[in-house]
A computed fold for a 73-nucleotide RNA from Gellertiella sp., annotated as transfer RNA. Its Rfam family is "tRNA". Rfam classes the family as a transfer RNA. Rfam links the family to the GO term triplet codon-amino acid adaptor activity. Its mean pLDDT, the model's own confidence on a scale to 100, is 82. The sequence is in RNAcentral, with records from ENA.

RNA sequence: AGGAAUGUAGCUCAGUGGUAAGAGCAGUUGUCUGAUGCACAACGGGUCGGGGGUUCGAGUCCCUCCAUUCCUA
Numbered sequence: 001a002g003g004a005a006u007g008u009a010g011c012u013c014a015g016u017g018g019u020a021a022g023a024g025c026a027g028u029u030g031u032c033u034g035a036u037g038c039a040c041a042a043c044g045g046g047u048c049g050g051g052g053g054u055u056c057g058a059g060u061c062c063c064u065c066c067a068u069u070c071c072u073a
Base pairs, nucleotide, nucleotide: 001072002071003070004069005068006067007066010025011024012023013022018056027043028042029041030040031039049065050064051063052062053061
């Protein structure tokens, strides 16, 4: 320099253009226990990497930028 992939909760990841964005783990609270842990129940936590476009409607499609990883030179 050229090309590709990924970016969604604290972490690991789901999510065919259509309801109100989810799961597991982690966290908080409660029940249980002499206490801790386990188990069970509940709760909190996101403006889906930034910007723009297409569409009645975008986490999803398109463009651009940023970050990370990989390939080629």